[in-house]
Molecule: Bacterial RNase P class A
Organism: Pseudomonadota bacterium
Formats: sequence, C1' cells, structure tokens
RNA sequence: CCAAGUUCAUAGGUGAUCGCGCCCUGCUGCGGCAAGGUGAGGAAAGUCCGCCCUCCACAGAGCGCGAUGCGAGCUAACGGCUCGGCGGCGUGAGCCGACGGAAAGUGCCACAAGAAGUGCAGUGCCAGUGCCUUGCGGCACUGGCGAGGGUGAAACGGUGGUGUAAGAGACCACUAGCACGCUCAGCAAUGGGCGCGGCUCGGCAAACCCCAUCGGGAGCAAGGUCAAGCAGAGACGAGGGGCUGCUCGUCCCGCUAUCAGCCUCAGGUAGACCGCAUGAGGCGACCGCGUGAGCAGCCUCCCAGAGAGAUGAUCGCCACCCGAAAAGGUACAGAAGGCGGCUUAUUAUGAACUUGGGCGC
Repeated sequence: CCAAGUUCAUAGGUGAUCGCGCCCUGCUGCGGCAAGGUGAGGAAAGUCCGCCCUCCACAGAGCGCGAUGCGAGCUAACGGCUCGGCGGCGUGAGCCGACGGAAAGUGCCACAAGAAGUGCAGUGCCAGUGCCUUGCGGCACUGGCGAGGGUGAAACGGUGGUGUAAGAGACCACUAGCACGCUCAGCAAUGGGCGCGGCUCGGCAAACCCCAUCGGGAGCAAGGUCAAGCAGAGACGAGGGGCUGCUCGUCCCGCUAUCAGCCUCAGGUAGACCGCAUGAGGCGACCGCGUGAGCAGCCUCCCAGAGAGAUGAUCGCCACCCGAAAAGGUACAGAAGGCGGCUUAUUAUGAACUUGGGCGC
C1' cells in the first nucleotide's frame, strides 16, 4: 500500500425568524399572556421471545396442546448472551450449525437402477444335466455365488492374503467406525490411551412419533380513585327561587303530597385524576473480581410523557452527493405503560484490534 475479519462510534453542522407539546415561575379581565427549561431512535419498526405491572381463574393428578433440545455459566427471566465441546466452511483472522433418539413403532427416499432395505440378482462368475456343434463354444434347465462391471446423493466396513468349482468375515493379518470394560485430563459437554474381539444394524425426526425440560388466561382501551346531570331509595319539609346591596313591588314553582325545595344513600355515566417516568435507569477515560457475558463499588446526571396524539417550517453560511452550470438532494425511519433481547429496514464516514498478500528500509 492492497484485500479481508471482528468490535464499536456518529447519524450533516451552525445562525436567524416563525410555530407546536410538556414542566416551572410571574401576571391576569380566568379566556389567556410573558420569561425560562425541556422535547424521538439505533432501530422508536415487526410484535417474534422473555419479564415487571394489572385483573380474572386455580385442591391434586392425568390426557391433550405449544415451545425448547451439546456442556458450564450470566441474567429478574429468556427461545437471549458469554465461554467451552463437537461438526462444517475458510490459506488465515474468523464465520456458520433446531447439535436428544433412526437398535420402540409407522411412513417416505425423485430420476436412474435388478434392488432404496432384512431380503435383491439385470449384466456377470462357477458347477451339474440335456440338446446343438468337427472344435472353440452356444442355448435351455437346475443349483451355488455376490468377486468384477453398471445405476445412483446413498448399494450392506476397507486393504492384502488364505481358501474355493466360483466366491464370500467363511477364515487370517492389519485397519475404520460403533458398543462394552479399565484408565488419565476436565465441574461438565468431551477428548487421549489401553483392552475386548461383540456388531458392521443405509438415510430422513425442519415427517408422524418417542424421551427430557418448561409453560394458566387476557392485556395499560390492563386496572384503580374521585364523581356532575338524569333516573332510583329514604328522611325533613311550608315555603323556595328569579329581578336587587336592602326594602317594597312583581313573576315562576309549591303548600300534606301522584309534592316545590333541601339533605342523605347505593351503584355509577360524562368528565377529571392515578397507573405514567427515580428506574432490573443513564454517563464515566475511575476502581476491584471474572477468559468473558457480567457483578460489586465510587462519582455524577434526571434525560419526551401527550391523550387522537407536540417534536415542525422558511431563509443564510459551511460540509457531502449529483450536475457543465442552475436547479435538486442529505439513509432507514417517528415514541404512546416500562424493561431485556431477537429479527427486519438502512446512508455516509470514522476509530481500535486482528489476518493474508505486495513493496521498501
């Protein structure tokens, strides 16, 4: 310098003007006004997991359904994350993996092939018998075989030998895998070594299924508090109310109830408030433990909280993209109870560490 890998960070900047939500202070003629503060994200998204919270349900057990599926840890919890094991990919840094069981049962295995699985022989090898042939040999039948060839993604361990009519783990030696026993390392998954000669049983469980573990339902329009008006129940009750500062006056309603007015009560609508922002909270270049996820300490900060939903617009300058210039553009996207994850969308840069290659000193 080129090409890669991993982990992060930022998410155009700045000034002016106008506008909006929330908080707080002041003023107010109660309608608002003014000053100050604050106001989206790394994914706020999908709503796919796990929780907090809330209400409902709930003796116990079983069936069913769903999810998960190597080990140890982290965590409030997880189907997340970390470290490790095993398998695969890559020269490498590194990346990927639903990674329990196919010897419980059922099912499937395209095309090709004889055969896709517990019984198979098309080509082929060998023997016997019969027929044909001068002969080599050919054909048919019966029997033995599975070596060679062929098909396929996959064909019943491999190599060499013995053996045989031909062959075959039939037998022998070495060896591969699995199982079993012992042993070493490791918390474990697992790995190494030795023995044994038992097995060679095809694949698929992201097919049904079996095994193990876990799982009650619905969700903030959850749910709770206060509570007009109308209607209801029960007391009291002869007056009550409007015009008015008071008196007079006048108008309306009512006078023992089928009742004006007033008081009380229960449930609860509109409406208001809480839930709802001090929390599994954020920053830290600090400190301790840990390989790490993370945990503990210290310091410091308070950082949207509306309720049909504010977070915007215009102009100037700068940066970048496009373009000859002008014009134009600046990714994906937008909170709605909160939190931890996963997944998906996405532009332009920057940082740290690492790998492979090239060149120079």